This is a predicted structure of a 1387-nucleotide RNA (small-subunit ribosomal RNA) from Candidatus Daviesbacteria bacterium RIFCSPHIGHO2_12_FULL_37_16. It matches the Rfam family "Bacterial small subunit ribosomal RNA". The prediction has a mean pLDDT of 80.
[in-house]
């Protein structure tokens, strides 16, 4: 270069991510079945289930030219012509069906010798002759039948003997033996023997052929040999007798399954599953033996027996065999006509003519499959028709769709015509294909699906209900997932479920996979079988391999081309691909094999060093425990803290001596040794392996290693000793809700030795041996060569070399790059479990499954959360200190209860003096009762309209309201507005749903956080950036730094307050000044000075300064979290009611009271209370439906006059706490004040439920408040008072305002919250936390082994019976041949 041909991936573990793995999904395919539906026609195809069982027809006959007879017509007859039993011949082993059995007497494919083959074809030679039965047939008998029997008499191509011998068999010859059928009438057709051919069958053999090792040993005619014997033939086929063989891990033997192939269906292929139909082959014909005839059979429609079922029967017997074609029962989800013909092919017979043929042609039935036509075409939108769904109510869409004009006849129906298939003739099909006319859109669409995966979306029901689902999963009131409807897709006489097979599945991985953490390296490999793989060179061979020929792999089938049914499915002819087998030839690289070499791999000398390598012996100090003796006294031990325990019979301490068992301080280390497992006092003895150096020896002597020997920690087990410590088990003391534990006091096995056993471990580097290869840098040990090194084994560490890993990590001691070899692994659980084998004393170990469950299990890394992990860092967190809560009474909210209501709604921090900045009516949403319906209120349409003033008055009621009257007012006298009233649309609603939302709002939290763009890093989620070091109130602010800028937060701008100027002057003020007020400006920036072991920032002092280090306070509130809170402030989606869940109206309730909880108030008293007055001092604010000075009554509350004042001007408003004097003296008091009882007072239509204030009287309970808890860091806390909003009245609450005014912070252990890193995690709805599985018994069925057993029949045996001929045997008589004869064989 040319040519051919050619591979898709989604979905689900996670809070996101890559990985691993499984599930599941699109696709093709079918002998298929169901559900719904359905016009033609052409080819195909239909019992896959009980090889269950079968009524009735048929499926194998025929020849009269093989035989004698009989019966029928026809004829006088002679005959002729038809029927068909029977004797005889041919076929009845073919054709047809099935797929029980069979895992090798099969079946594919290849080669073989020891055979037989009717009919057929070729040559060759030949057909002579003689007998004796015996069916039909006639007579008699017996049986219900089926049928049998005795007796006459008959034929042959039936059956027999002789003759002859091309040929043939037997023999070494000689010789011996062996055949036959004739019919008809001039031509066949037979018969007979031989040979050969073809066609068919039979044997034998090498490859090939399922699953199981929880079948590892199997076999006695088994394995061979001899002699015989049987077969058409070859052979243990059989049979004696001899050997002791023979198969087997390359899987024998046993079990299970299964008809085999050509081929089919999938699939890029490689393979994988599968054998319907067609075609070969085999087996089989109720099961189950048997032989008979025959050229072939152990015989589907043939026989004999046994059995089971089934039918008739006079009960003594007889009969059948659909897995041929149709039918029937029955089984099943399922599979057809009791069809027509021999017209074609085609087979049996026959001389033919002809007869049979459910082989076969054909027709019928089923959408069962495949292919093909159709169900109309074209125009048709200022009416996008009507309906039907949706709707933001403007519209959309069904939709050129329909009606509606014009055409057209496939299919349909009627008529006529009409083949080919057949050659002389014969046509089931069939008056069929196919043509011609008529006629008339006329007969003629479903089916599944619309969340993703997958093409396709809205409404309405339903409310975790129905129900869908292949997988995730959907459904708990806004379902594109259910149901149903409009509307889409997607295919179409179909559509779709459902089962099965391939495929995606590289998820058994030859093509094409893995084993350190996902599943997976055996404990070790010392030793090593089989097997597998093997270094260099040089020769031979030619086994594999390779090349060329050649044969063989039937046909259909597939693929190419080309015809032929009108097309196409179908069908016909040519052509060939692929792979597989023998066979000849050739090549000589590679592997094999002989055979010679070689040296580098391996091994072996020789020298040197090290080493807890392993085994037996002896033998040493310390500790520790006892055991005697002595000092000595009261405690010792023990533990967070204790107790049990030990001790006055003398303990613990101490000294001295004695006795025992274990273990071996220090050196010792990232160190040594060994195959692992594992080894540690010293000597001495025995004995393993390794390294190094020399380069001397053999010469591939190697690597691996299934079974296989052996080792083999620490428990345990047997015997036997030993026993000091420790120490399961037990006891006892604590700890604890318990405490079977953790501590604590004691102890038994056992640890130790010997012999033996087990045979496992996180036996681990969770990494198997080996050979080679591929940057370094550094430490150690043992060597060689030393003087610097430099080199060889070896043990670690690093690593961004390079590569490799999913990622962590791994990197010359590989998880890199390659080769061999072995082991293992196939989602999760059950289960490393059951049964079974083997092992074992036992424990148990090995070896190892299903059932049935799930839709995941899981590695590795990310970002969050958490943590009685870890570092820093902050806050009235906590410590230090003030004052309180919690006890007490009365307020006020909430729970609970209650009730006709006690409307509702907040209710962990972040609800409880909260929504409520005011519940007597009202408010009001509750509840009772009385009312009203287009409405208490909006808009719009019609239609009517003295409704066109405000108001009074009666009657009735509780009022709302119903009824009725009085009164008189507008006009421009048409309209029109506006009012009522009728009807409709529509108002209306504190009803639900804050989990349909909007907007507001708390909360972490004024904590310092939360992003982005570029850029870099990672497969990737994600990092960096924001991390680290200093620092701050702060991710503030500086260094550094793969980041470099940026935004939103902080910070600053805003507001008030502190200090000065400056300017102005309503109020105030005698004037001026200060003050005050209102405005506008300075002023503070770490600015200057000193210190800090970088001092840029920053952080301590110090001056000045009204203020100093953010001056004080406030406003201000990132990303976002809590499905946080509000539908009852407002506004909204949906739902719901609509003479009531709207609306008026009275009265009631929201104000109930065994009890609990949240939050003030006031107290409990001398820093105090009460009384006097003699004193003094604010501030924010408020005021016309008001704030009230004064005045006068009245104890008061408060009432009657009233003046200023829409305010710096008048009122509220004389602040109190404090200061001074008096009285009270520690009580329930002259503290405290709640309760109740009498009189009033204000407001308001109204004070009873249910307001507040004033006098008089009463005088509770409390004496400082458990456990626990709350605020508060400076003009704070504590404490005293005033004003406002709300409001007619009603604060002890809310929001402000000023008076007086402390204490204490050592510091960050601890409690709480929070921020930053960083570890750990099986958590992501983020504290924790869990199953569903096996076994035993009992019965019940089924398979599947072993055993024992009939009959039939075949071959010898024996017995009886029968026999014309023939044929066997025996005797009898002759003959030949060997032998000496006896005898033997033959004829």
């Nucleotide at each position: 270069u040319u040519a051919u041909c050619u591979g898709a991936g989604a979905g689900u573990u996670u809070g996101a991510u890559c990985c691993u793995g499984g599930c599941u999904c699109a696709g093709g395919a079918u002998g298929a079945a169901c559900g719904c539906u359905g016009g033609c026609g052409g080819c195909g195809u239909g019992c896959c289930u009980u090889a269950a069982g079968c009524a009735u027809g048929c499926a194998a006959g025929u020849c009269a030219a093989g035989g004698g007879g009989g019966c029928g017509c026809a004829g006088u007859a002679a005959u002729g012509c038809g029927c068909a039993a029977c004797c005889g011949g041919c076929g009845g082993a073919c054709g047809g069906g099935u797929g029980a059995g069979g895992a090798a007497u099969a079946c594919g494919u290849g080669g073989g010798a020891a055979u037989c083959u009717a009919c057929c074809u070729u040559a060759a030679a030949g057909u002579a002759u003689a007998g004796g039965a015996u069916a039909g047939c006639c007579a008699g008998c017996c049986g219900a039948a089926a049928g049998g029997u005795u007796g006459g008499g008959u034929a042959a191509u039936a059956c027999u003997g002789u003759a002859u011998g091309u040929g043939a068999u037997c023999g070494c010859a000689a010789g011996a033996u062996u055949a036959a059928a004739g019919a008809u009438u001039u031509a066949u057709c037979g018969c007979u023997u031989u040979a050969a051919g073809a066609u068919g069958a039979g044997c034998c053999u090498g490859c090939g052929u399922c699953c199981u090792a929880u079948c590892a040993g199997c076999u006695u005619g088994u394995u061979g040999g001899u002699g015989g014997g049987g077969u058409a033939a070859u052979g243990g086929c059989c049979u004696a007798c001899c050997a002791a063989g023979g198969c087997a891990a390359c899987g024998a033997c046993g079990g299970g399954u299964a008809g085999c192939u050509g081929g089919u269906c999938u699939g890029a292929g490689a393979g994988g599953a599968u054998g319907g139909u067609c075609a070969g082959c085999c087996a089989c014909a109720a099961u189950a033996g048997g032989a008979c005839u025959g050229a072939g059979a152990c015989a589907c429609g043939g026989c004999c027996u046994a059995u089971a079922c089934a039918u008739c029967u006079a009960c003594g017997g007889a009969u059948g065999g659909c897995a041929g074609c149709a039918a029937c029962u029955g089984g099943g989800a399922a599979u057809c006509u009791u069809c027509g013909g021999c017209a074609a092919u085609g087979g049996g017979c026959g001389a033919a003519a002809g007869c049979c043929u459910g082989a076969c042609c054909g027709a019928g039935c089923g959408a069962c499959g495949c292919c093909g036509c159709g169900u109309g075409g074209a125009g048709g939108a200022u009416u996008g028709a009507a309906g039907g769904c949706c709707u933001u109510c403007g519209g959309g869409u069904u939709g050129u769709a329909a009606a509606c004009u014009c055409c057209u006849u496939u299919u349909g129906c009627a008529a006529g015509g009409g083949a080919a298939g057949a050659u002389u003739a014969u046509g089931a099909c069939g008056g069929u294909a196919c043509c011609u006319u008529g006629c008339g859109a006329a007969u003629a669409a479903g089916c599944a699906c619309c969340u993703g995966c997958u093409a396709a979306c809205u409404a309405c029901g339903u409310g975790c209900c129905a129900g869908a689902a292949g997988c995730c999963u959907c459904g708990g009131u806004a379902a594109u997932a259910c149901g149903u409807a409009g509307g889409g897709u997607g295919c179409a006489a179909g559509c779709g479920u459902u089962a099965u097979c391939c495929g995606g599945a590289u998820u058994c991985a030859u093509u094409g996979g893995g084993c350190g953490u996902a599943a997976a390296g055996u404990g070790u490999u010392g030793c090593g079988u089989a097997g597998g793989c093997g270094g260099u060179u040089u020769a031979c061979u030619g086994c594999a391999u390779c090349u060329u020929g050649u044969u063989u792999g039937a046909a259909a089938g597939g693929c190419u081309a080309u015809g032929g049914c009108c097309u196409a499915a179908c069908c016909a002819u040519a052509g060939u691909u692929u792979c597989g087998g023998g066979c000849a030839a050739g090549a000589a690289a590679u592997g094999a094999g002989u055979a010679a070499a070689c040296u580098u791999g391996a091994u072996g000398g020789u020298u040197u060093a090290a080493g807890a390598g392993g085994g037996u012996a002896c033998u040493g100090g310390a500790a520790c425990a006892g055991a005697u003796c002595g000092u000595g006294u009261a405690g010792c031990a023990g533990u967070g803290a204790a107790a049990u325990g030990c001790g006055u019979u003398g303990a613990u301490a101490u000294g001295a001596u004695c006795u025992g068992g274990a273990a071996c301080a220090c050196c010792a280390a990232a160190g040594g040794c060994g195959u692992a497992g594992g080894c540690a006092g010293g000597u001495a003895c025995c004995u393993g392996g390794g390294a190094a150096a020399c380069c001397c020896a053999u010469g591939a002597c190697g690597c691996u290693g299934a079974g296989g020997c052996a080792c083999g920690a620490a428990a345990g087990c047997u015997u036997g000793g030993g026993g000091a410590g420790c120490g399961a088990a037990g006891c006892a003391g604590a700890u604890u809700a318990g405490a079977g534990a953790c501590c604590u006091g004691c102890g038994u096995a056992g640890u130790c030795c010997a012999a033996g056993c087990c045979g496992u471990a996180a036996a681990c580097g969770a990494u198997g041996g080996a050979u080679g290869c591929u940057a370094g840098u550094u430490a150690c040990c043992c060597g060689a060569u030393u003087u610097u090194u430099u080199u060889g084994g070896g043990u670690g560490a690093c690593g961004c070399a390079a590569g490799g890993u999913a990622a962590c990590c791994c990197g010359u001691u590989a998880a890199g790059c390659a080769u061999c070899c072995c082991g293992c692994c196939u989602g999760g659980g059950g289960a490393g479990u059951a049964c079974g084998a083997u092992c074992g004393c036992a424990a148990g170990a090995u070896u190892a499954a299903a059932a049935c469950u799930c839709a995941a299990a899981g590695g590795a890394a990310u970002u969050g959360a958490c943590g009685g992990g870890g570092a820093g860092g902050c806050g009235c967190a906590c410590a230090a200190g003030c004052a309180g809560u919690g006890g007490a009474g009365c307020g006020u909210g909430u729970u609970g209860u209650u009730u006709a209501a006690u409307u509702c709604g907040a209710u962990a921090c972040a609800a409880a003096g909260c929504g409520a900045a005011a519940a007597a009516c009202c408010u009001c949403a509750c509840c009772a009762g009385g009312g009203u319906u287009u409405g208490a209120c909006a808009u719009g349409u019609a239609g009517a309209u003295g409704c066109u003033a405000a108001g009074c008055c009666u009657a009735u009621g509780a009022a709302a309201g119903u009824a009725g009257g009085c009164c008189u007012c507008c006009u421009u006298c048409g309209a029109g507005g506006g009012u009522u009233c009728u009807a409709c649309a529509c108002a209306g609603a504190u009803g639900c749903u804050g989990c349909a939302u909007g907007g507001c709002u708390g909360u972490c939290g004024u904590a310092a956080g939360u992003u982005c763009g570029u850029g870099g890093c990672g497969u990737g989620a994600g990092c960096u950036g924001u991390c680290c070091c200093c620092u701050u109130a702060a991710g503030u602010g500086g260094g550094c730094a793969a980041a470099c800028g940026a935004a939103c937060g902080a910070a600053a701008c805003c507001c008030g307050c502190g200090c000065c100027g400056u300017a102005u002057g309503u109020u105030a003020a005698a004037u001026a000044g200060u003050u005050c007020a209102u405005a506008c400006g300075g002023g503070a920036c770490a600015g200057u000075c000193c210190u800090a072991a970088u001092u840029u920032u920053u952080a301590g002092g110090a001056a000045g300064g009204a203020a100093g280090g953010a001056g004080c306070g406030g406003a201000u509130g990132a990303c976002g979290u809590c499905a946080a809170g509000u539908c009852a402030g407002c506004a909204c989606g949906g739902c719901u009611c609509u003479u009531a869940c709207a609306c008026c109206c009275u009265g009631g309730g929201c104000u109930a009271c065994a009890a609990a909880c949240a939050c003030c108030c006031u107290a409990c008293a001398a820093u105090g209370g009460c009384g006097a007055a003699a004193a003094a001092c604010a501030a924010c604010g408020a005021g016309c439906u008001g704030c009230a000075a004064c005045c006068u009554g009245g104890u008061a509350a408060c009432a009657g006059g009233a003046a200023g004042c829409a305010a710096a001007u008048c009122u509220c408003u004389g602040a109190a706490a404090u200061u001074u004097c008096g009285c009270c003296u520690c009580a329930g008091u002259u503290c405290a004040g709640a309760u109740u009882g009498g009189g009033g007072g204000c407001u308001g239509c109204a004070a009873u439920u249910c307001g507040c204030c004033c006098c008089c009287a009463u005088g509770a309970a409390g004496u400082c408040g458990g456990a626990a808890u709350u605020g508060c860091u400076a003009g704070u806390a504590a404490u005293c008072g005033c004003g406002a909003a709300u409001c007619a009245g009603c604060a002890g609450g809310u929001c402000g305002c000023g008076g007086u005014g402390a204490a204490u912070a050592c510091g960050u252990u601890c409690u709480c919250g929070c921020c930053u890193c960083u570890u750990g995690u099986a958590c992501a709805a983020a504290a924790u936390a869990a199953a569903u599985g096996c076994g035993c018994c009992u019965g019940g069925c089924a398979g599947u082994u072993u055993a024992a057993u009939a009959a039939a029949c075949u071959a010898g045996g024996u017995g009886g019976u029968g026999u014309a001929a023939a044929u066997c045997c025996a005797u009898c008589u002759g003959c030949c041949a060997c032998g000496a004869a006896a005898g033997u064989g033959g004829c």